[in-house]
This is a predicted structure of a 95-nucleotide RNA (c-di-GMP-I riboswitch aptamer) from a Clostridia bacterium. Lineage of the source: Bacteria > Bacillati > Bacillota > Clostridia. Model confidence (mean pLDDT): 85 of 100.
RNA sequence: UACUGAAAAAGGCAAACCUACCGAAAGGUAGGGACGCAAAGCCACGAGUCUAAGGUUUUAAAGUUUUUUAAAACUAUGAUGGUCGGGCUGCCAGU
Numbered sequence: 001u002a003c004u005g006a007a008a009a010a011g012g013c014a015a016a017c018c019u020a021c022c023g024a025a026a027g028g029u030a031g032g033g034a035c036g037c038a039a040a041g042c043c044a045c046g047a048g049u050c051u052a053a054g055g056u057u058u059u060a061a062a063g064u065u066u067u068u069u070a071a072a073a074c075u076a077u078g079a080u081g082g083u084c085g086g087g088c089u090g091c092c093a094g095u
Base pairs, nucleotide, nucleotide: 002095003094004093005092012037013036017032018031019030020029021028022027035082041088042087043086045085046084047083048080049079050078054075055074056073057072058071059070060069061068062067
């Protein structure tokens, strides 16, 4: 430096769920808690997925002209790194 992760050591992270807070939601943060994880460390660049506040369209109702309300469809500028790819960095052991 590259590859690999069967066993071991030192440590690390923390799913579901519960509580509090933030958020329109998806989800996030903190504490508790461990299903798992060798990058479950970091980066939303590509794809996927989730959500749809706002926006657009349509329909219906009210109003009468500008608008309001409701429903449906579409939409990321929101979210996810514990969905995958890519980039950066890194512990131990083996070859």